[in-house]
Context: one part of a larger RNA
């Protein structure tokens, strides 16, 4: 000079875009942050509402009550299936294939999507809810008893897939790849529509055809993912030696997969001055700051990747975890408690305390994007999408403009003539950006999905389903904002450090080595351009200056 997630003093109008707990990874009220699916099942609270009986009021029309049966609504719960591994949050730890960059995997795995092949026959036995007991202060257990399913267990079926043998092509070994054969091991689940003859029928409906979702086995692909490697990655030698699962082999076992990853046995090895070991510090990058450039320093926001979820350790479930709002042990610490025993983890998103020099609303909305579930309608979504608040940044604007000398008045200063402040002010005459205030008033919305038209594909079909493609209704948190028009009226809108020299800008009072400045040099002891004030004067301005860090 520049920069900063910046903080502190004075000061402060507005707008737009950013950007805000760097410190105790310290504790945590409260409310929300993952749910959904009845088109997989069972079951059904409420509410409405049809027919029948029977009571009661009534002359009667009707009314009201209770019982039976019948139809609609579908709340809460529960079995089940997907999700909850993503999204979001943080840098504790970590010098290490953890990151970056290049390869490798013939050492491998992938649910949800895509494309492609074959199937989906018969049966079983329970069990949650319900229902009734018991124990317990809750948390919650626990006996009996009945039910269903795309839950659960057999059998059938093998287009293949594994496994053996054989043949044969490839290869950097282990091997891998095609074909033939062997039959040794491995499946399945059904829901929701549409439909005209036949046939069954408990008259509800099945068989059949037919279309969509799912389902089992295979092949292949997107996409993600595991493991290995080559180089790259702070300081310290006032750390010099270090290593018994340690280096290797062999056979077993474990994994999705190599591999001492694990275990038995054998061998004695492996790593080090090109820094092994050990101490400290540190999330790595892409970038960002500054610098002509090399360099140096940083790794906040926004993307990738890695590690962590109260602390320590462990599995389970699953395509996929050793799981932030999942499960078991330990511990510390809150809380509840009938002392016997329980509950609970904000390094989501608001908030609150503490600690700091220091950092924000317990706000709106699922309307855009995008996730999850679902056939869809649609539900949930503190992801996001907006609004609040902070000059914290970085940019735009405003705080008037033009005439105006009797150079007014007042301040200063003076050599007492004058000088400056100064076209400044006063006075004309415009203008009206922002601020006010009245009117108008957006784009973000077009899809899925719904109505109706016209084409195409499946099909036996002018059903239904699948698409194409017109049209047409519906949906806006922000927002009556963003913008546009009128209105009044110069009225609401300037400060803040500096002036000895570096360095731009000078006098006067005041004070007297005191008070006090000061980044360096130095300034003050009676004439102070250097301390305090005051006029004039420089700089930058909604900001200025200080202090803090980096080049």
């Nucleotide at each position: 000079g520049a920069a900063c997630g910046a903080a502190c003093g004075c000061u402060g109008g507005c707008a737009g875009c950013g950007u805000g707990g760097a410190u105790g990874a310290g504790g945590c009220a409260u409310g929300c942050a993952a749910g959904u699916c009845g088109a997989a099942c069972g079951g059904g609270a409420u509410c409405c509402u049809g027919u029948c009986c029977u009571g009661c009021c009534g002359c009667a029309a009707g009314g009201c009550a209770g019982g039976a049966u019948g139809g609609g609504u579908g709340a809460g719960a529960g079995u089940g299936g997907c999700g909850u591994a993503a999204g979001g949050g943080c840098g504790a730890g970590g010098a290490a294939c953890g990151c970056g960059u290049g390869a490798g995997u013939a050492a491998c795995c992938u649910a949800c999507c895509c494309c492609c092949g074959a199937g989906c026959u018969g049966g079983g036995g329970a069990u949650a809810a319900c229902c009734c007991g018991c124990c317990g202060a809750a948390a919650g257990g626990u006996g009996g008893g009945c039910u269903a399913a795309u839950a659960c267990c057999g059998a059938a079926u093998a287009u293949g897939a594994u496994g053996g043998u054989g043949u044969u092509g490839c290869g950097c070994a282990u091997g891998u790849g095609a074909c033939a054969u062997u039959g040794a091991u491995c499946g399945a689940a059904g829901g929701c529509g549409g439909g005209g003859a036949u046939c069954c029928u408990u008259c509800g409906g099945g068989a059949c055809c037919u279309g969509u979702c799912g389902u089992u086995u295979g092949g292949g692909g997107a996409g993600g993912g595991g493991c290995u490697c080559g180089c790259g990655u702070c300081c310290u030698a006032u750390c010099a030696g270090c290593u018994a699962g340690u280096u290797g082999g062999u056979g077993a076992g474990g994994u999705a997969a190599c591999g001492g990853c694990c275990c038995a046995c054998c061998a004695a090895g492996g790593c080090u001055a090109u820094g092994a070991c050990g101490g400290g510090u540190a999330g790595c990058u892409g970038g960002u700051c500054u610098g002509a450039g090399a360099g140096g320093a940083u790794g906040g926001u926004c993307a990738a990747c890695c590690g962590c979820a109260c602390u320590g350790g462990g599995a389970c479930u699953g395509a996929g975890a050793c799981a932030c709002u999942g499960c078991c042990c330990a511990g510390a610490c809150u809380c509840c408690u009938a002392c016997g025993g329980g509950a609970g983890g904000c390094u989501g998103c608001a908030g609150u305390c503490g600690a700091g020099g220091a950092u924000c609303u317990u706000u709106u909305g699922c309307a855009a994007u995008g996730g999850g579930c679902g056939a869809a309608a649609g539900c949930c979504u503190g992801a996001c999408a907006a609004a609040g608040c902070g000059a914290c940044g970085c940019u735009g604007c405003g705080u008037g403009g033009a005439g105006g000398a009797u150079g007014a008045a007042g301040g200063c200063c003076u050599u007492c003539g004058g000088g400056u402040u100064g076209u400044a002010a006063a006075c004309u005459c415009c203008u009206g950006u922002c601020a006010u205030u009245c009117g108008g008033g957006a784009a973000c919305a077009a899809u899925a999905g719904c109505g109706g038209g016209c084409g195409g594909g499946u099909g036996a079909a002018u059903a239904g389903c699948c698409u194409g493609u017109c049209c047409g209704a519906a949906u806006g948190a922000g927002a009556g904002u963003a913008c546009c028009g009128g209105a009044a009226g110069a009225g609401g809108a300037a400060g803040c450090c500096a002036a000895g020299g570096c360095u731009a800008a000078c006098u006067c009072u005041g004070u007297g080595c005191c008070a006090g400045c000061a980044g360096c040099c130095g300034c003050g002891g009676u004439a102070a351009u250097a301390c305090a004030g005051a006029g004039g004067u420089g700089g930058c301005g909604a900001g200025c200056g200080u202090u803090g860090u980096u080049c």